This is a predicted structure of a 348-nucleotide part of an RNA (small-subunit ribosomal RNA, central domain) from an uncultured bacterium. The full RNA is in RNAcentral, with records from ENA and SILVA. It matches the Rfam family "Bacterial small subunit ribosomal RNA".
Context: one part of a larger RNA
RNA sequence: CUGGGCGUAAAGGGCGUGCAGGUGGUUUUGUAAGUGGUGCGUGAAAGCGCUCGGCUCAACCGGGCGAGGCCGUGCCAAACUGCGGGACUAGAAACAGGUAGAGGAACAUGAAAUUCGGGGUGUAGUGGUGAAAUGCGUAGAGAUCCCGAGGAACUCCAGUGGCGAAGGCGACGUGCUGGGCUGCAUCUGACGCUGAGAUGCGAAAGUGUGGGGAGCAAACGGGAUUAGAUACCCCGGUAGUCCACACUGUAAACGAUGAACCCUAGGUGUGGGACGGUCAAACGUUCCGUGCCGAAGCCAACGCGUUAAGGGUUCCGCCUGGGGACUAUGAGCGCAAGCUUAAAACUC
Numbered sequence: 001c002u003g004g005g006c007g008u009a010a011a012g013g014g015c016g017u018g019c020a021g022g023u024g025g026u027u028u029u030g031u032a033a034g035u036g037g038u039g040c041g042u043g044a045a046a047g048c049g050c051u052c053g054g055c056u057c058a059a060c061c062g063g064g065c066g067a068g069g070c071c072g073u074g075c076c077a078a079a080c081u082g083c084g085g086g087a088c089u090a091g092a093a094a095c096a097g098g099u100a101g102a103g104g105a106a107c108a109u110g111a112a113a114u115u116c117g118g119g120g121u122g123u124a125g126u127g128g129u130g131a132a133a134u135g136c137g138u139a140g141a142g143a144u145c146c147c148g149a150g151g152a153a154c155u156c157c158a159g160u161g162g163c164g165a166a167g168g169c170g171a172c173g174u175g176c177u178g179g180g181c182u183g184c185a186u187c188u189g190a191c192g193c194u195g196a197g198a199u200g201c202g203a204a205a206g207u208g209u210g211g212g213g214a215g216c217a218a219a220c221g222g223g224a225u226u227a228g229a230u231a232c233c234c235c236g237g238u239a240g241u242c243c244a245c246a247c248u249g250u251a252a253a254c255g256a257u258g259a260a261c262c263c264u265a266g267g268u269g270u271g272g273g274a275c276g277g278u279c280a281a282a283c284g285u286u287c288c289g290u291g292c293c294g295a296a297g298c299c300a301a302c303g304c305g306u307u308a309a310g311g312g313u314u315c316c317g318c319c320u321g322g323g324g325a326c327u328a329u330g331a332g333c334g335c336a337a338g339c340u341u342a343a344a345a346c347u348c
Stems, first nucleotide, its partner, number of pairs: 003320004007302002012316001014201004021194003025088007033081002035077007042069001048066007091191001092188001094186001097182003103177002106174002109171001110154001115149007125136002162169002206247006215241002220236004258315006266293011297304002321348003330341004
């Protein structure tokens, strides 16, 4: 470079925004860069194809004709692509109305429970396990009642329910704020799609500074178990978990399935809207989402199947036997931990 691929065999970037690039709706007109045709030039010799000839044949050699090109140039064509001009509304955007939601961030509030503190009642246990023990308790525990403090999380509602690009989001209220869906109509007029780099976001753990600390709990201590027990079980318990700000930038970041658009039987449940229908419903039509089962088709099989892994188009990312190796080295980034990029020898 080319081919074949990427749900589970190697392979979809964790997710957005988006410059360059690639690619792009309907119609008309011009142009002629691409494209097609044709003339000329050039395309050395050898080689190659056809043919004639020379060595007794052949190989070999000689003659003639031809083919051979991301080539140059002139002319012709104008369907398609490109470029310039005009027009359009089916893509896209805007917009009056309606609407659902744990979407985001901030502030304030609430009840239950755990723990701790104070007080009352009360007396010998309590706790824990497979069984125990460590632990706690006559300096009054556990149990029970009242009061108080503090932190974290929000039972029921709750639903293959909802929202978000992903990570993710669940008590209640308030103001601030992003996105979506629907819908006659109105408006701009291709403004679109994708997107290397770049840039932003990005669970948990971890890091820095300062707070906070109820419960839980790496490390650590103790009790058990065991041949041992650096574990599983039990009693404790510090970082951490929480908040603010700043870093880190990873994950089975998963639907292990990139984004966008078009096409290709249905059935059934559920969330949000619109229209019809009804007293209200049921129900019917339609748009958007979310599940299950399945035609055709696809698949190695499992399975997928209008939410495609089916049939197509555009663009990006990635794979190319196993180990060595999510490594070394170099480079970039980071306070560090480390992250990103990423070999080779050797070996099967």